[in-house]
RNA sequence: GGUCGCGUGGUCCAAUGGUAGGGCGCUUCGUUCACAUCGAAGAAGUCGAAGGUCCGAUUCCUUCCGCGACCA
Numbered sequence: 001g002g003u004c005g006c007g008u009g010g011u012c013c014a015a016u017g018g019u020a021g022g023g024c025g026c027u028u029c030g031u032u033c034a035c036a037u038c039g040a041a042g043a044a045g046u047c048g049a050a051g052g053u054c055c056g057a058u059u060c061c062u063u064c065c066g067c068g069a070c071c072a
Base pairs, nucleotide, nucleotide: 001071002070003069004068005067006066007065010024011023012022013021018055026042027041028040029039030038048064049063050062051061052060
């Protein structure tokens, strides 16, 4: 330099056009003498950035940023 893939709460991942969900973690409550386990509730996400298409974009298109793989 070229080709391809990935980027989504603190963390690991889903969702692939109709205003985002799960595991772990965190907070509160119940259970316990207490902790753990278990159960219930809750907080936390401008979906990497900007632009475009669309009635509507995390999703499709373009550019850029970051990471990774392969080729040279």
The RNA shown here (transfer RNA) has 72 nucleotides and comes from a Patescibacteria group bacterium. RNAcentral holds the sequence, with entries from ENA. It matches the Rfam family "tRNA". It is annotated as a transfer RNA. The prediction has a mean pLDDT of 81.